Molecule: Glycine riboswitch aptamer
Organism: Desulforamulus aquiferis
RNA sequence: AUGAUGGUUGUGGGAGAGGUCCAUAUUUGGGCGCCGAAGGAGCAAACCAAUUUCUUGCUGAGGAGAUUGGCAAAACUCUCAGGCAAAAGGACUGCGGCCGGACG
Numbered sequence: 001a002u003g004a005u006g007g008u009u010g011u012g013g014g015a016g017a018g019g020u021c022c023a024u025a026u027u028u029g030g031g032c033g034c035c036g037a038a039g040g041a042g043c044a045a046a047c048c049a050a051u052u053u054c055u056u057g058c059u060g061a062g063g064a065g066a067u068u069g070g071c072a073a074a075a076c077u078c079u080c081a082g083g084c085a086a087a088a089g090g091a092c093u094g095c096g097g098c099c100g101g102a103c104g
Stems, first nucleotide, its partner, number of pairs: 006099008018032001020031004033084003039080001040078003047070009
């Protein structure tokens, strides 16, 4: 001296669904109907382990199948939470600052 994945921060973009009914007179509680992109939860293949069956006969190894368990993703699913005028929030993302230091 190059500056990846990642983290943090500033700024811009950022969807969906009743500005519904009742009570209260204060932003609260209850009812019905909805949304998925804060957060949260669940699941596949693969991989690993054990048991068992097959692979001419015995033993062993390898391979294949079955069962059980573990580890397992999302923008999929659930709708606990959150949300359904505006505001706020908002997964993700453009640009920039900082941290860091893979590769060369």